[in-house]
Molecule: Guanidine-I riboswitch aptamer
Organism: Syntrophobotulus glycolicus
RNA sequence: UUUAAAGUUUUAUAGGGUUCCGCAGUUCCAAGGAGAAGAACUGGCCUGGACCAAGAUAAAACGCAUAGCUGGAUCUAUGUACACGGAAGGAUAAAAGCCUGGGAGAU
Numbered sequence: 001u002u003u004a005a006a007g008u009u010u011u012a013u014a015g016g017g018u019u020c021c022g023c024a025g026u027u028c029c030a031a032g033g034a035g036a037a038g039a040a041c042u043g044g045c046c047u048g049g050a051c052c053a054a055g056a057u058a059a060a061a062c063g064c065a066u067a068g069c070u071g072g073a074u075c076u077a078u079g080u081a082c083a084c085g086g087a088a089g090g091a092u093a094a095a096a097g098c099c100u101g102g103g104a105g106a107u
Stems, first nucleotide, its partner, number of pairs: 007062006015052002020049002022046001023043006063080006082102001084105001088100003
């Protein structure tokens, strides 16, 4: 300096916000007083439902590599390691350990 199965998917989790549901508040409806349902707005320093979600989280499946066996692989075994990291920008309603990105940089 270069190369990479450092692959793909699924289900979860850490984490994340607020479109929708729920919850809370205010106002309207609302008349002398009160008030159901409903509507609008506000609130995620609202536990939640639902939603987004990890390269450096987990599990699984497929795949891949090597070896073996075999007429044949759609079979068997083993391996699939390591991984510090901004700022900024982007998507979505919005945010994020999402995406740019195993990037810049550091070692």